Predicted 3D model of a 1388-nucleotide RNA (small-subunit ribosomal RNA) from an uncultured prokaryote. Its Rfam family is "Bacterial small subunit ribosomal RNA".
RNA sequence: GCGGCAUGGCUAAAGCAUGCAAGUCGAAGGAGAAGCCCCUUCGGGGGUGGACACUGGCGAAAGGGCGAGGAAUACAUUCGAACGUGCCCCAAGGUGGGGGAUAGCGUCGGGAAACCGGCAGUAAUACCCCAUGUGCUCUACGGAGGAAAGGCUUGCUGCCUCGGGAGCGGGGAACGUCCUAUCAGCUUGUUGGUGAGGUAAUGGCUCACCAAGGCUUAGACGGCUAGCGGGUGUGAGAGCAUGACCCGCCGCAUCGGGACUGAGACACUGCCCGGACUCCUUCGGGAGGCUGCAGUAACGAAUAUUCCGCAAUGCGCGAAAGCGUGACGGAGCAAUGCCGCGUGGAAGGACGAAGCCCCUCGGGGUGUAAACUUCUGUCAGGACCUAGGAAGAUCUGACCAGGUCCAGAGGAAGGGCCGGCUAAGUUCGUGCCAGCAGCCGCGGUAAUACGAACGGCCCGAGCGUUGCGCGGAAUCAUUGGGCUUAAAGGGUGCGUAGGCGGGUGCGCAGGCAUCUUGGGAAAUCCCUCGGCUCAACCGAGGAACUGCAGGGUGAACCGCGUGUCUUGAGACAAGUAGGGGCUGUCGGAACGCUAGGUGGAGUGGUGAAAUGCGUUGAUAUCUAGCGGAACACCAAAGGAGAAAUCAGACAGCUGGGCUUGUCCUGACGCUGAGGCACGAAAGCGUGGGGAGCGAACGGGAUUAGAUACCCCGGUAGUCCACGCCGUAAACGAUGUGCACUAGGUCGUGGUGGGUCUGACCCCUUCUCGGUCGAAGCGAAAGUGUUAAGUGCACCGCCUGGGGAGUACGGUCGCAAGGCUAAAACUCAAAGGAAUUGACGGGGGCUCACACAAGCGGUGGAGCAUGUGGCUUAAUUCGAAGCAACGCGAAGAACCUUAUCAGGGUUUGACAUGCCUGGAUGCGUCCUGUGAAACAUCCGAGCCACGCCCUUGGGUGGAACGUGCACAGGUGCUGCAUGGCUGUCGUCAGCUCGUGCUGUGAAGUGUCGGGUUAAGUCCCUUAACGAGCGCAACCCUUAUCGCUAGUUGCCAGCGAGUCAUGUCGGGGACUCUAGCGAGACUGCCGGUGUCAAACCGGAGGAAGGUGGGGAUGACGUCAAGUCCGCAUGGCCCUUAUGUCCUGGGAUGCAAACGUGCUACAAUGGCGUGGACAGAGCGACGCAAGACCGCAAGGUGGAGCAAAUCGCAAAAACCACGCCCCAGUUCGGAUUGGAGUCUGCAAUUCGACUCCAUGAAGCCGGAAUCGCUAGUAAUCGCAGAUCAGCUACGCUGCGGUGAAUACGUUCCUGAGCCUUGUACACACCGCCCGUCAAGUCAUGGAAGCCGGGAGUGCCCGAAGUCGCUGCGAUUCAGCAGUGCCCACGGCAAG
Repeated sequence: GCGGCAUGGCUAAAGCAUGCAAGUCGAAGGAGAAGCCCCUUCGGGGGUGGACACUGGCGAAAGGGCGAGGAAUACAUUCGAACGUGCCCCAAGGUGGGGGAUAGCGUCGGGAAACCGGCAGUAAUACCCCAUGUGCUCUACGGAGGAAAGGCUUGCUGCCUCGGGAGCGGGGAACGUCCUAUCAGCUUGUUGGUGAGGUAAUGGCUCACCAAGGCUUAGACGGCUAGCGGGUGUGAGAGCAUGACCCGCCGCAUCGGGACUGAGACACUGCCCGGACUCCUUCGGGAGGCUGCAGUAACGAAUAUUCCGCAAUGCGCGAAAGCGUGACGGAGCAAUGCCGCGUGGAAGGACGAAGCCCCUCGGGGUGUAAACUUCUGUCAGGACCUAGGAAGAUCUGACCAGGUCCAGAGGAAGGGCCGGCUAAGUUCGUGCCAGCAGCCGCGGUAAUACGAACGGCCCGAGCGUUGCGCGGAAUCAUUGGGCUUAAAGGGUGCGUAGGCGGGUGCGCAGGCAUCUUGGGAAAUCCCUCGGCUCAACCGAGGAACUGCAGGGUGAACCGCGUGUCUUGAGACAAGUAGGGGCUGUCGGAACGCUAGGUGGAGUGGUGAAAUGCGUUGAUAUCUAGCGGAACACCAAAGGAGAAAUCAGACAGCUGGGCUUGUCCUGACGCUGAGGCACGAAAGCGUGGGGAGCGAACGGGAUUAGAUACCCCGGUAGUCCACGCCGUAAACGAUGUGCACUAGGUCGUGGUGGGUCUGACCCCUUCUCGGUCGAAGCGAAAGUGUUAAGUGCACCGCCUGGGGAGUACGGUCGCAAGGCUAAAACUCAAAGGAAUUGACGGGGGCUCACACAAGCGGUGGAGCAUGUGGCUUAAUUCGAAGCAACGCGAAGAACCUUAUCAGGGUUUGACAUGCCUGGAUGCGUCCUGUGAAACAUCCGAGCCACGCCCUUGGGUGGAACGUGCACAGGUGCUGCAUGGCUGUCGUCAGCUCGUGCUGUGAAGUGUCGGGUUAAGUCCCUUAACGAGCGCAACCCUUAUCGCUAGUUGCCAGCGAGUCAUGUCGGGGACUCUAGCGAGACUGCCGGUGUCAAACCGGAGGAAGGUGGGGAUGACGUCAAGUCCGCAUGGCCCUUAUGUCCUGGGAUGCAAACGUGCUACAAUGGCGUGGACAGAGCGACGCAAGACCGCAAGGUGGAGCAAAUCGCAAAAACCACGCCCCAGUUCGGAUUGGAGUCUGCAAUUCGACUCCAUGAAGCCGGAAUCGCUAGUAAUCGCAGAUCAGCUACGCUGCGGUGAAUACGUUCCUGAGCCUUGUACACACCGCCCGUCAAGUCAUGGAAGCCGGGAGUGCCCGAAGUCGCUGCGAUUCAGCAGUGCCCACGGCAAG
């Protein structure tokens, strides 16, 4: 694209223009136009013909449409009796006689019209009378009443009466049929009876009288909603939802009422009345009813042609021909649904065109797909022909359908999706934007989720979306759920209805089972077969329709009736325990008050205080009296009660329980909707009482505040009597009863038994109260004969969170309030149990310079240095609590340098490759311009190297020039990364395998008891082992030995010097540096579990890890670093690259960190004297000597170093001075003069000398380090480095303390345990109030509208009745009664 078959106003039962949708019969009747024929006096007449009407008959009550109303006057199923029935069928009988009218038509008149009236006159199958009357009706059984129609034509059809039938209809009964109890009572023709009326027929259907009934928790009455069924959708089914098309029934026809006609109507296209609306009108009156078919406008998300035909099927009429038929048959429109077909098929066609996409740049994908070659021909198109739908001899097709031929690949493909669910992914764009989204959720610069492209997946004339129904949903659970803690047991009992109910005998047959009969319309669904080429669709047969009704049989079970039994239940008797209840009496302690005595200043209270009380005498203490409330010990995991609850003692009254008993009744039982009763505390009413306590209230404290916690007072109340209230975490968060299903143990109250008795003990049994546990159950926690197990019976309750146990309504209450109990709206959760962590102003155990004990500091001063801030052209950047801040930086005057200003440069300062050029390049010197970089110029010198070949030439690669690729970036992102580092933390932890436990997360191991610095070790043990950490192994230091003996050493021997290991020599010692030894709780004693281990001791240089270092588990902090390096992505490319000059990073009001030097006498200064270690030195360290006050200079011995040098160590020791002073302390600052490094010390170096001499007299709140060779204090060296800002950093040695009772507290950490609403994990989570605006709901003085009723008034049409007139009869006319639509008034 095509075709077939279906379907198509779901909204306004709101309104409709126009056409059509019910007529037919001349064989019921009269009359009879046009046309044709004949006659004619032309006025007309006759015949034929049959139209439009009329009378009459039948039909019009069917067919067609719609679903407003209606919850029962309906529908569905089954079954009845008191009925009607035109047309049709069967049967019996009849069809005789007579009469008077009236439409039409004619004429006259009224009216705009619709239509109406007067007069004259006519027919019938119209109407009337008489007769007959089988049958029929009535009957007081004598009797009475009572029918007809003919027509056409020669056999048909009518007509009348009655009987039967078929089909159809009216009526009745049972059962079933939505939501609502926030509708609980309804009803007066109501319920029944008698009589009458009425009807086709029963009946309160209607009326009179009588009675007082009838319905209802199995839901009456009321409200809301709805046509019902066959069926349809879905579902495994049960169900749930639904009632389009087709069929049956009902209801309706503009709204309401009414009757007429008729076999049938209260009548869709009939009549009358009233209302609304529309139309016509000459204003007097009239007309109308699409919820028939088309169509129109309106409404709406949305639904078609003002088509063709009566050819078929059917209906009406007719004797028939036939006529009518928007029923129907067809066509048209719509992808609205279902079904079928095509848009090409077949074969060939590249390691595979182009284009596009991706890429690791190799390639891959689209893809045999295309192009191209060879065939075929469906549908659509064109031409022609005609079976079939036609039954039925002829004839009949609106529309459809069938056949043959022709041309030629031509005319015919889209939609959704590609993160998971869910089949299908890549690139780019975008950057929490734009957007997506069914749920979860995507998007904040690498998005398979947004948008696009390519590719893919799924469907295909469709594909998606939205809406609705069912399913999944066991998520209303009958099948088939629950209620300890997730939502859910009523606060407790008594008990009504109801439900359920022990053993046994007999009977009945309601339930039940089985058989059978009827019935369950057709269509649909299912099966089989058949017809369209298949299918959809259609046809035939069968099955099914699980329900209902009748009959037979059975008797186990349920039920019913009737016996009987004792075990359920209850009585009786004998015992027995008890805070069971009610009333009265009595008691002591405590407390308060009153009176008195003693006494004399406080008391009371708290964390500490104060308010309070007290010299008018408190508190304390003694005596006497008064008052109210509560009852210590006993006392318990104990007892009692239905629960709430119940406690001094005694007495009285009274309820219940338990035990025992060969004692009675004989199922009397269980549960329990409503109902009734009881019901803590608080609260309410009336009257008492009131000691203590004590809401409210007052005061004192605390606090930021303190309407609290604490303290001092204190009113209601708490107590009693009577009456209300009726709730609670009224809890075991566990309804009641019965039965069954392992035990152990404790307690309470009884019984029986055992030993000769007995305290007592043991055994047994029943009741009640606890606990632990098997099985089982449970999501788990748990529960477990006191079930949350297994069953039965009955009741109550639940159905996501919030809104809300709220509003409204009802009801109860004096009130407070209780009971019952929603919705709108909103959220994507709310919850339960358990797990692992984290956290706690939880607990236990234990550590750490964590506190405490101590020593010295910081915070105050001056300076140095880093940082924030400020400033600036720039003050480059990073680091940010601990864990940034003398940090990156172990050296910023230029350089470094990343920043700023200015000046240059563009294949570049640097790398590689390619192309090309020519023979130079490059370096040095000189000249000019410029700040330099750089550019340019002049001259001179040199012109290297490999190979071939060599006078020279050629060539190559460096180098240079040009061009192209590219370089370059301290530009961004440490939240894209690698690597490295910090921190918790040198803390003792972090894990795994196997096994075991648990549904699982997970646990166990790793817990527990000891012990350790340690998850160190031991013991125990459903765990056994193992790994990363701890420790050890490594380095260093402390002792000794061996080896070696220079540059180190020098005891002894010798030589020499003023002196010195200076020399010969020596290896003893020190030392050096290599190898070893040594320390392991090994030994002894004690403690301890026969352990690990700890305590003490011996020996030893060293003792329990000897000291120090290196070594840092799994992980945490999106910790730090893109500016060390590396690196993804992004960005810049005559600049964010690169070069240069100069500046800046050193700027300074105030602030912070880290340090140095001090404030002095344990000191400062001077003179003299002594003792280290570890380092460094050739671009270097530099001795002695000389010069300078000094920094330093001159000079250079020696030394690549156990040899020479830096080099003096300083504190210290000795002696002297200073005498407490801003000083002989302190050294900042400033002036002057110098030295050194360096191209260059102005910004901006260090050092020296002279002079100057500031602040500062030990530091507020607060805070840091350190446990022994440590702190403190003293100096030395090195890296970087030309020099230096070093007081920093990293090392080295010298001198060398104090204190630790202890773990309450502060900080941090480890293990175990506990709570949790936290899990980006307490820096968590979370509650309440509040702005503007908005939404939903409730209330509100009131106002408005709607629905259903009630009472009264009015009362059309009309039926029925009455009166009168009329009349042969039927009519009709006038009046009137009852009922009554609409309308009006009124209270609800």